[in-house]
Context: one part of a larger RNA
RNA sequence: CGUUGAUUUUUGAGGAGAUUUGAUUUUAGUACGAGAGGACCAAAUUGAACUGACCUCUGGUCUAUCUGCUGUUCCGCCAGGAGCAUCGCAGAGUAGCUAUGUCGGGAAAGGAUAACCUCUGAAAGCAUCUAAGAGGGAAGCCAACUCCAAGAUUAGAAAUCGUUAUGAGACCCGUAAGAGAUUAUUACGUUGAUAGGCUCUCGGUGUAAGCGUCGUAAGACGUUGAGCCAAGGAGUACUAAUCCGUCCAUU
Numbered sequence: 001c002g003u004u005g006a007u008u009u010u011u012g013a014g015g016a017g018a019u020u021u022g023a024u025u026u027u028a029g030u031a032c033g034a035g036a037g038g039a040c041c042a043a044a045u046u047g048a049a050c051u052g053a054c055c056u057c058u059g060g061u062c063u064a065u066c067u068g069c070u071g072u073u074c075c076g077c078c079a080g081g082a083g084c085a086u087c088g089c090a091g092a093g094u095a096g097c098u099a100u101g102u103c104g105g106g107a108a109a110g111g112a113u114a115a116c117c118u119c120u121g122a123a124a125g126c127a128u129c130u131a132a133g134a135g136g137g138a139a140g141c142c143a144a145c146u147c148c149a150a151g152a153u154u155a156g157a158a159a160u161c162g163u164u165a166u167g168a169g170a171c172c173c174g175u176a177a178g179a180g181a182u183u184a185u186u187a188c189g190u191u192g193a194u195a196g197g198c199u200c201u202c203g204g205u206g207u208a209a210g211c212g213u214c215g216u217a218a219g220a221c222g223u224u225g226a227g228c229c230a231a232g233g234a235g236u237a238c239u240a241a242u243c244c245g246u247c248c249a250u251u
Base pairs, nucleotide, nucleotide: 001151005161006160007159008158009157010156014148015147016146017145020048021047022046023045024044025043026042032037050105051104052103053102054101058099059098060097061096065092066091067090068089069088070085071084072083073082074081075080110142111141116136117135118134119133165250169247170246171245173189174188175187176186177185194240195239196238197236198235199234200233201232203229204228205227210223211222212221213220214219
């Protein structure tokens, strides 16, 4: 831009992906074979590699979380802190993201066939799977399974709303994230929980400061599982989503 207003839900022409494989057990030490050895068919179990999703578990990471430690500068000093030093170093670690972690997948069943095996059967009184006719037959082919899909210009279908102003719908703008380079997408915009704040909570760190007691002191104990806390969950209009605008089918 088209599909001759829009919203929602769809059909599927067509396309893409997947469709891999080992071992063990039973059948059965059976059939077979003098023995040695040792099955087809059928049934079950468990793996490998590949692949999809996810973060409950096991781990990793977690540079605006907590704690410990060193040097130095500063907050007048003590105490307590802040800045810098690779995040200063070290020990842990939520959300998120992750694999080596977890849960799945390649199941069943159909059609037409290849090599091949057959039936009936002449040419050629016989024989012959083939010449007419008919059947079986593969991890392969077509479907089946998963995903995309009406630019499928043959541009499909259904429902609902709107069509001269009570105009369906969309945009702009704003608050954001299950989204993200921008855009787009998605959620919300007071008839509101969209984000921030606040409260509670999960969770993390690990017993704050101050004060008291004991000790000459380093320090210990009590108050105290304390204090502090990012992204998680719930609630709550306190703050910001205000107001104003633009486009648009149409007789």